c-di-GMP-I riboswitch aptamer from Sulfurimonas sp., 81 nucleotides, folded computationally. Taxonomically the source falls in Sulfurimonas (Bacteria, Campylobacterota, Campylobacterales, Sulfurimonadaceae). The prediction has a mean pLDDT of 85.

[in-house]
RNA sequence: AGAAGAAAAAGCCAACCUUGUUGUGAAGCAAGCACGGAAAGUUAUGGGUCUUAGAGUCUCUAAGAUCGCCAGACUGCCUAG
Repeated sequence: AGAAGAAAAAGCCAACCUUGUUGUGAAGCAAGCACGGAAAGUUAUGGGUCUUAGAGUCUCUAAGAUCGCCAGACUGCCUAG
């Protein structure tokens, strides 16, 4: 250095729920909380799921949401074995 891993140490994030707020909606944002996470960091690139509108043969088309659904890409702390 790389792989691998969370043993140690320093840290990090924050599910569900509650309150407020934005949106037609899926859902997002902020605060509290702590289910959990070795990338639960970033990215909608592929798939999955969800929402809205139109058409129509529960299928198609278009726009959107979800990265803590799975994978890809990029980046990162530590180092016992």